[in-house]
RNA sequence: UACCACUUAAGGCAUACUCACUGUGAAGUGGGGGCGCAAAGUGACAGUACAAGUAUACUUGUAGGCUGCAUUGCUGAG
Numbered sequence: 001u002a003c004c005a006c007u008u009a010a011g012g013c014a015u016a017c018u019c020a021c022u023g024u025g026a027a028g029u030g031g032g033g034g035c036g037c038a039a040a041g042u043g044a045c046a047g048u049a050c051a052a053g054u055a056u057a058c059u060u061g062u063a064g065g066c067u068g069c070a071u072u073g074c075u076g077a078g
Stems, first nucleotide, its partner, number of pairs: 003078001004076002012037002017032006035065001041071003045068003048063006
């Protein structure tokens, strides 16, 4: 350094639910909460799911804690 994911250390994120606000909506932001996560850090490129519109074929949007892929990071048994 790379693969890999046992252990250890420092930690990190935050499901469901709930409160407020925004949005037609999927959902997002902030607070509480904590099911869990070795990338549950980041990215909407591909697929998938969801919402809206509608000319029923598409368009736009949402989701990275759906999958793939890309990229960055902590530790170190092997």
This is a predicted structure of a 78-nucleotide RNA (c-di-GMP-I riboswitch aptamer) from Paraferrimonas haliotis.
Rfam family: c-di-GMP-I riboswitch aptamer. Gene Ontology term of the family: cyclic-di-GMP binding. From the family's description: GEMM was predicted in a large-scale screen for bacterial structured RNA regulatory elements.
The coordinates come from a structure-prediction model, not an experiment, and the mean pLDDT is 86.
Lineage of the source: Bacteria > Gammaproteobacteria > Alteromonadales > Ferrimonadaceae > Paraferrimonas.